[in-house]
RNA sequence: AGAGUUUGAUUCUGGCUCAGGACGAACGCUGGCGGCGUGCUUAAUACAUGCAAGUCGAACGGGAUUUGUUUGUAGCACAAAGCAUUUUAAGUUUUUAAGAUGUUUUGUGCUACAAUCACAUCUAGUGGCGGACGGGUGAGUAACGCGUGAAUAAUCUACCUUUUACAGGGGGACAACAAGUAGAAAUACUUGCUAAUACCGCAUAAGACCACAGUUUGGCAUCAAACAGGGGUAAAAGAUUUAUUUCGGUAAAAGAUGAGUUCGCGUAUCAUUAGUUAGUUGGUGGGGUAAUGCCCUACCAAGACUACGAUGGUUAGCCGACCUGAGAGGGUGAUCGGCCACAUUGGAACUGAGAAACGGUCCAGACUCCUACGGGAGGCAGCAGUAAGGAAUAUUGGGCAAUGGAGGCAACUCUGACCCAGCAACGCCGCGUGAAGGAAGAAGGUCUUCGGAUUGUAAACUUCUGUUAUUAGGGAAGAAGAUAGUGACGGUACCUAAUGAGUAAGCCCCGGCUAACUACGUGCCAGCAGCCGCGGUAAUACGUAGGGGGCAAGCGUUGUCCGGAUUGACUGGGCGUAAAGGGAGCGUAGGCGGUUUGGUAAGUCAAAUGUGAAAGCCCGCAGCUUAACUGCGGAAUUGCAUUUGAUACUGCUAGACUUGAGUUCAGGAGAGGUAAGUAGAAUUCCUAGUGUAGCGGUGGAAUGCGUAGAUAUUAGGAGGAAUACCAGUGGCGAAGGCGGCUUGCUGGAAUGACACUGACGCUGAGGCUCGAAAGCGUGGGGAGCAAACAGGAUUAGAUACCCUGGUAGUCCACGCCGUAAACGAUGGAUACUAAAUGUGGGAGGUAUCGACUCCUUCCGUAUUGUAGUUAACACGAUAAGUAUCCCGCCUGGGGAGUACGGUCGCAAGAUUAAAACUCAAAGAAAUUGACGGGGACCCGCACAAGCAGCGGAGCAUGUGGUUUAAUUCGAAGCAACGCGAAAAACCUUACCAAGACUUGACAUUUUGUGCAUAUCUAUGAAAGUAGAGAAUUUGAAGCAAUUCAACACAUAAACAGAUGGUGCAUGGUUGUCGUCAGCUCGUGUCGUGAGAUGUUGGGUUAAGUCCCGCAACGAGCGCAACCCCUACUGUUAGUUGCCAUCAUUUAGUUGGGCACUCUAGCAGAACUGCCGUAGAUAAUACGGAGGAAGGUGGGGAUGACGUCAAAUCAUCAUGCCUCUUACGUCUUGGGCUACACACGUGCUACAAUGGCCAUUACAAAGAGUUGCAAUACAGCAAUGUGGAGCUAAUCUCAAAAAAAUGGUCUCAGUUCGGACUGUGGGCUGCAACCCGCCCACACGAAGUCGGAGUUGCUAGUAAUCCCGAAUCAGCAUGUCGGGGUGAAUGCGUUCCCGGGUCUUGUACACACCGCCCGUCACGCCAUGGGAGUCGAGGGGACCCAAAGUCGGUGAGCUAACCCGCAAGGGAGGCAACUGCCUAAGGUAAAAUCGAUGACUGGGGUGAAGUCGUAACAAGGUAGCUAUACGAGAACGUGUGGCUG
Repeated sequence: AGAGUUUGAUUCUGGCUCAGGACGAACGCUGGCGGCGUGCUUAAUACAUGCAAGUCGAACGGGAUUUGUUUGUAGCACAAAGCAUUUUAAGUUUUUAAGAUGUUUUGUGCUACAAUCACAUCUAGUGGCGGACGGGUGAGUAACGCGUGAAUAAUCUACCUUUUACAGGGGGACAACAAGUAGAAAUACUUGCUAAUACCGCAUAAGACCACAGUUUGGCAUCAAACAGGGGUAAAAGAUUUAUUUCGGUAAAAGAUGAGUUCGCGUAUCAUUAGUUAGUUGGUGGGGUAAUGCCCUACCAAGACUACGAUGGUUAGCCGACCUGAGAGGGUGAUCGGCCACAUUGGAACUGAGAAACGGUCCAGACUCCUACGGGAGGCAGCAGUAAGGAAUAUUGGGCAAUGGAGGCAACUCUGACCCAGCAACGCCGCGUGAAGGAAGAAGGUCUUCGGAUUGUAAACUUCUGUUAUUAGGGAAGAAGAUAGUGACGGUACCUAAUGAGUAAGCCCCGGCUAACUACGUGCCAGCAGCCGCGGUAAUACGUAGGGGGCAAGCGUUGUCCGGAUUGACUGGGCGUAAAGGGAGCGUAGGCGGUUUGGUAAGUCAAAUGUGAAAGCCCGCAGCUUAACUGCGGAAUUGCAUUUGAUACUGCUAGACUUGAGUUCAGGAGAGGUAAGUAGAAUUCCUAGUGUAGCGGUGGAAUGCGUAGAUAUUAGGAGGAAUACCAGUGGCGAAGGCGGCUUGCUGGAAUGACACUGACGCUGAGGCUCGAAAGCGUGGGGAGCAAACAGGAUUAGAUACCCUGGUAGUCCACGCCGUAAACGAUGGAUACUAAAUGUGGGAGGUAUCGACUCCUUCCGUAUUGUAGUUAACACGAUAAGUAUCCCGCCUGGGGAGUACGGUCGCAAGAUUAAAACUCAAAGAAAUUGACGGGGACCCGCACAAGCAGCGGAGCAUGUGGUUUAAUUCGAAGCAACGCGAAAAACCUUACCAAGACUUGACAUUUUGUGCAUAUCUAUGAAAGUAGAGAAUUUGAAGCAAUUCAACACAUAAACAGAUGGUGCAUGGUUGUCGUCAGCUCGUGUCGUGAGAUGUUGGGUUAAGUCCCGCAACGAGCGCAACCCCUACUGUUAGUUGCCAUCAUUUAGUUGGGCACUCUAGCAGAACUGCCGUAGAUAAUACGGAGGAAGGUGGGGAUGACGUCAAAUCAUCAUGCCUCUUACGUCUUGGGCUACACACGUGCUACAAUGGCCAUUACAAAGAGUUGCAAUACAGCAAUGUGGAGCUAAUCUCAAAAAAAUGGUCUCAGUUCGGACUGUGGGCUGCAACCCGCCCACACGAAGUCGGAGUUGCUAGUAAUCCCGAAUCAGCAUGUCGGGGUGAAUGCGUUCCCGGGUCUUGUACACACCGCCCGUCACGCCAUGGGAGUCGAGGGGACCCAAAGUCGGUGAGCUAACCCGCAAGGGAGGCAACUGCCUAAGGUAAAAUCGAUGACUGGGGUGAAGUCGUAACAAGGUAGCUAUACGAGAACGUGUGGCUG
């Protein structure tokens, strides 16, 4: 940076499509690792479960728990003492000793309980701070919401910082708690007790606040700041401690932070939304707020917004930024950051420094859950997670270690903020899947021309490395101000060692765009496709394989955005014909605007300051091994605001000027407009006269008119409409338009001239006015013309064209309509830029006696043309050139100038003006062809002039059709049809029936055998089948054995075979245009190009033949010539030919001869060469001479580039397909020969230019040994018998016939004509039944010259007459040749047909057998209308009115303060009731939007439907157009317009 796609090709216009980048993506296939990011775009749908906002016991009372202390009570244990009982012993009757039991007291210890005190921990409640931050979402919002810049002299601000001052003294309650009550629960109520940093008075108090009254300074109006005066109002709280420490409290000032409010500018789309608004706009008073303000209220005024887009509808969170782009722009608003809004929906307030509060309250609605049916509870758009929706988006994870936040003196607690981990190739970045060597170029695969090529150093194999992987060992930083302590991530990153190429490649594409090709399969099928387009038997385009290309852990597809797209064009487009100039003017707003001076400084320019958050982009440096990522610095942020300066230009302002514009005057031009009058010609009608049979009309007719007197003609009259000649690319007008003459009124332009005004100008959205024809309304008028209509023609039809009539209308007046090809398809204005030639109007000059003329100039109107422009055509001073200003309009074709809505109209309709859907084109100009019921020129037996035919008859032959078992196949206008077929009885033969065969009737190859052929028998229609069977063969080599070959049989598989298909797969061959004169190339030149030129033009020719001219000069294939026959002469030669002379004969028979004829070789001859005339001094034509021949002498062969998918697969060859005990092969018989019919080509005739009979002449060219056959004989004849001669200038076929001579017939269905039929013969042949030819006799049909139409022929031709040949056993009226006799006509090119050249038109290019329009019928699609029906959102009206604020009442209740000794009262407060407002709800009506709807309208689309043929050529009636009427349909007609 471009590319593909409209065409046969070209240039342009113009759309569609592709290549690039991006993404919160999704889907398909695939998937190794790591780092950094990102992850519900849909249902602001519903949510189970857990967590996400608490904290402070150093504010307070209480409670609980632990420990300790003290006291009390109780229990237990121990010790001591006493008493009682008792046992034993001693003693003896008392007592002593020991023991037991019971009890009392004291002490000690333990345990339990209770209380007090102390310490510690926990905490429901009161209280404080925080729950207004952090986190989520984008529903709403088109707004001061956001961005940017200002304002606040109109404001508030807890915690934090700084500063100043203060904290005195009292009071009364309420929770908790206790008791009780109600309830399922949630919870509520009653009574009683109590603390505080909770609550309430009092004191004190300023620079705070309030009112009053001052000074100074400043400002921006209200005012602000500072200072000073007296008066009034209002404060406080304590806790803790290591004992005076720390944290608090109150008032005030300031800061910081945060917030509120206001303003300038910017901020999507629709005008098919144009008017909106009553608290609306402003004022005054009042209220309310932190604060301004109609924020609220009462009154007053009537304003306010709007085309610079109000109001309304639709859509949308805004920005920093992100994507793209060269930029300007365009698109987006995920993650990160700023702002806003919201928290289930709607409303409301409370608390508070801050909320109209996501995890607070109240009410209403919807929904979910619990319930004992009485009532209650809830809100993930916090983090996870679930369901649903969806193409689609993650874990009910770890941790407070870091960063940050709340509370606290602190320890600390809380923190789904946050830090981490998990999942996902979702994105970006990095790495790897190995490296080096290795040719027998392995095997395998694929292709193949079978040779090979390719996969491919790729693999194998050898030697290495160790990123990754696995295992083991070590092991961080992140932790802060010193020490100690503290790590979720994490035994992670990283380091070391070991093992071992081991664990790691796919996806898309390969017709062009676009890098990359082959095979097979398929056969308009299956399928592909981004666009163009592929696929119907050889698909690089479908599917598969091999190979190749691209990218790579990804690759493709889909979606969206930008780009390319200068395809909405500011940068950076257009409007004559491609889409596009308004039908025209006047003019409002707006835009733009002449010369000059001063001022100003709004625009403009410059500088400075502030701001433009951070992040991001860009540059530099740095940190992770690198990068992505991150950090630091810079630049940038193109903007806004303020200040200062400059003054060229623009603006504003003051003044001046005259050239733009206008005014005045003068004499001219004009179909300019309007009104009135008037004139003559013509048409028609009426009256009268003359006059008689037609008139009229057409291509030709008819309808019509006319003997009731038309047409024609004469005279008179009536009436309407239009104005011949002049008349002209002449005039006038803004356009539409304007045409006899006269008059009135009136507009404009041009020219010339003095003077005046002094920029007064240009354009012009809306608006207003004018506006052909048709049409409409009312009233007139109506001669002619004439939609509709009627009739007559034409026609297949003819709702047309043609004709005869004819009504609206055309005309006038008034009023509508408002459109046209309203066109120069060209908006207006101004300026500039070569010429030439006409013409209209004016002025000046020269010359002249004068006029015309000539010169200069202005205005208009035309033609040519330079530069320049343009795609080209063309335009070109009247621009489509060069520039400026203003307006209108365009953005692919169709749908559609349509629908809906609005406006206008009486209506017709006009105007404004879409979408769905559909196509890849639609289109402009020019080019080459082809075509034309376009033109010009020319040619041809093309017509004409002639001659003979065909078409009628019979027959022959071919074809169609029909028939058939089969009637084999092909050929189909000319250019099929006596054609393939130069010979269908069998054969041919391809067809049919029947009978047979299957490696085959035929070819090649393997093996074996050795014959085979012939002969005979049976059977059979034959082929064949079955059997018998003699004889042992041929050639070559070799001594021989034997081998080879031929031949035959058997055998095996490869194969044979096909007149089966496709001539639209082909070769070859052929026809045709056409023996027409054309078809091309090289170089040059012209054109942007296709292309043109040459090759056209003037002449001429049979001819692109030749001459001349010419931007062409040359050349090739064709033409001509060269070739053959024929016409003349010479020469050579002389048999089989010939015979003049000499002999001879029946006879050139023989001798002789080669002069002649002839034969067949060579050569000559004709060239417009010569003369004349014409012509251009040419080519050439005409005439003449000479010559056998004269203007290519006559004839033949010869067929350019190409056309017709022309013909042929059945001559042959051949690709592919098909058949293979048959679609092959053999055989017999049949068929190709059929026969109601139709057509072509011929023959014979219809007769006297003839028929018949007789006699008698004259050819050429051919053929002949399987042949031609003579003389002779037989037969009426066909023919037979017989066989001379001849392999041919020798012999034969062979007689030429017509002609000529003589005779006869005498115009008849005949002595014409010969079909058909009968009988009898002949020939060929195995065989003449189907189905041959010939002869004789007999029979004796149609036919008396042929309708429409049509063919051949221009001279040795037509016509006519015979002869021969090929094919062939036989079989021509056909075919191909030969000669004999032998005409007529041709004025000429108007017409028919064909062709050539030039030109013209074209919507054709498969090329007129083209293209193409509309109705109708059918399928599908979207859409308008539609009785209605359903729904949505919004507004207005009315009703009801929750919670709640505010207001009122407050007789009920009431601790703090006041009065009072008290009782009680007051102030204040509360409940309750009530008023205004008001969410939700309800009612009725209207509008808007959407969905749907029987039926209905048109539209689009769809290989082969119906009807016509409207358009393209003069498209067969030129087309198109506005309008009106009519009609199955395209359309037709009227009126006016246009040329496209």
Molecule: small-subunit ribosomal RNA
Organism: Clostridia bacterium